[in-house]
RNA sequence: CCGACUCUCGCGGGAGAGAUCGGACCCUUCGGGGGCCGGAGCCGAAGGCGCAACCGCCCCGGAAACGCUCAGGCAAAAGGACCGCGCGAGCUGG
Repeated sequence: CCGACUCUCGCGGGAGAGAUCGGACCCUUCGGGGGCCGGAGCCGAAGGCGCAACCGCCCCGGAAACGCUCAGGCAAAAGGACCGCGCGAGCUGG
């Protein structure tokens, strides 16, 4: 000096599923709004759990965008796995 990988931060992109029903309460400009509790329904892409095939000869083990739906979510906003770019840091190769 150049490159691979990981992480923080910034910017951009980023799906699905009811603006669901009932109850008491609070606010209100009386149009409406707010959270809380409960009912049945739905979604998968925070997090969590699982492993038929796959990797590893077998056991053990690993793991996804697969499965579950505990958690979370079901207008917009927010959040959002993941993707791209940039600053910086770490580690590593030439």